[in-house]
Context: one part of a larger RNA
């Protein structure tokens, strides 16, 4: 100087990014026990008092009498507690070996697909899962308890149905053309040229699909601008005007979302960029990509407060055990 372990005067979170670590609590039995609540919880709430040994009485519990200490769950194992906010309903699950969380999971909710040789998957097939099941089934998505709710937009995209017209393959074809040459002409170069092969060419016809026309947002996903206006001003409930498929509707809002911003005002501190309440100017909340609220839970995330202390103020001592100097 390190570790581990111990004890500390007065203060008690002034340490600190944070009470990190530690100490406080702590067992049994009694007495009581607040908001809140989904009436089951909350809750060992909280706050409080006892506890050891003799003798007799008594089956016993227990009771009356005494004895000692600072201490009687005398060692050791054994909860610190409250208040208040966010998220996730819980219980669980996970990044084996830096991440346990608000992520995953969930009960519960909702579209959508499938009528059985089922849809879906897996295979090149046989074939197998689904299933030795049968729409209270099964597969895929999505949301995540309960409670109150879940608005407007089908214009794009996707899907589901429609089939009238317009496009539209591969094939299939009437008709033309191209090459040969039986045959005719011509001295002869060559010309004309039937059927029949060959090569191209083609009116027409030719399905789905897309155009098209309707459904459909607990599909994907969207939900405006500007300018005026009330008998102080301020503000606009009202009007005007351009756009759109429609212009954001309950509720919530400086929020895990707010850039300006340490918003503004309250509360709480002597002082508070954090935190609670409210405001609405929402740079850029918002309704199963779920909205709001919740009582319960949570090695979650935030703030405040009692108790408690070597975190500190400001450091000291002790026991071990290492290093490290000496010899």
């Nucleotide at each position: 100087c390190c570790g581990u372990g111990g004890a500390g005067a007065a203060g008690g979170a002034a340490c600190u990014a944070g009470g990190c670590a530690a100490a406080u609590u702590g067992a049994c039995g009694c007495u009581g026990u607040a908001a809140c609540u989904u009436c089951g919880g909350g809750a060992u709430a909280a706050a409080g008092c006892g506890u050891a040994c003799c003798a007799c009485a008594g089956c016993a519990a227990u009771g009356u009498g005494g004895u000692c200490a600072c201490a009687g769950u005398a060692a050791a194992a054994u909860g610190a507690u409250u208040c208040a906010a966010c998220c996730a309903a819980c219980u669980g699950u996970u990044u084996a070996a830096c991440a346990a969380a608000a992520a995953c999971a969930c009960a519960g909710g909702g579209c959508c697909c499938u009528g059985c040789a089922a849809a879906a998957u897996c295979g090149a097939a046989a074939g197998a899962u689904g299933a030795c099941g049968u729409a209270u089934a099964g597969a895929g998505c999505c949301u995540g308890a309960a409670a109150c709710c879940u608005g407007c937009c089908c214009g794009g995209u996707g899907c589901u149905g429609g089939a009238a017209g317009g496009u539209u393959a591969a094939g299939g074809a009437a008709g033309g053309a191209u090459g040969u040459u039986c045959g005719g002409a011509g001295u002869a170069a060559u010309c004309c040229a039937a059927a029949g092969c060959u090569u191209c060419u083609g009116a027409c016809u030719g399905a789905a699909g897309c155009c098209c026309c309707a459904g459909u947002a607990a599909a994907c996903g969207g939900c405006g601008g500007c300018c005026g206006u009330a008998a102080c001003u301020a503000u606009a409930a009202c009007g005007g005007u351009c756009c759109u498929a429609a212009g954001g509707u309950a509720g919530c809002g400086a929020a895990a979302u707010u850039c300006c911003u340490u918003g503004u005002c309250g509360g709480g501190u002597a002082a508070g960029u954090u935190c609670c309440g409210a405001c609405c100017u929402g740079c850029a909340c918002g309704a199963a990509u779920g909205g709001u609220c919740u009582a319960a839970u949570g090695a979650g995330u935030u703030g405040a407060a009692u108790a408690c202390u070597g975190u500190c103020u400001c450091c000291u001592c002790c026991a071990c055990g290492a290093g490290c100097c000496c010899g």

Large-subunit ribosomal RNA, domain IV from Chitinophagaceae bacterium UBA1930, 327 nucleotides, folded computationally. NCBI's taxonomy places the organism under Bacteria, Pseudomonadati, Bacteroidota, Chitinophagales, Chitinophagaceae. The sequence was found in a public genome assembly. It matches the Rfam family "Bacterial large subunit ribosomal RNA". Rfam links the family to the GO terms ribosome and structural constituent of ribosome.